A computed fold for a 76-nucleotide RNA from Desulfonema ishimotonii, annotated as c-di-GMP-I-GGC riboswitch aptamer. Of the family's consensus pairs, 95% are formed in the model.

RNA sequence: GAUGAAAAAGCCAAACCUGCCGCGAGACAGGGACGGAAAGCCACGGGUUUCGGGAGAAACAGCCGGGUUGCCUUGG
Repeated sequence: GAUGAAAAAGCCAAACCUGCCGCGAGACAGGGACGGAAAGCCACGGGUUUCGGGAGAAACAGCCGGGUUGCCUUGG
C1' cells in the first nucleotide's frame, strides 16, 4: 500500500417496549439484538421522508455514491 477469507481483542445497535423532546419526518436516554468491516464523522451529489398554498424549510450517514479519520488481520 492492498484485502475483508478465516480468527481474535474489542466496538456499534434494527424492529419492538418505556421515558422524554418535536406539528411531523425524526432526535435523545434506558432496555433489547436484526444486523454491521467503518452501522465512526461530514447533507457534497442522487434518493426517500416530513412540514408548508407556494416560495422554501427540515429529517434520514443503518438507502447509494463521494469526502475524511480509524481498530484488527497477513491467507491471497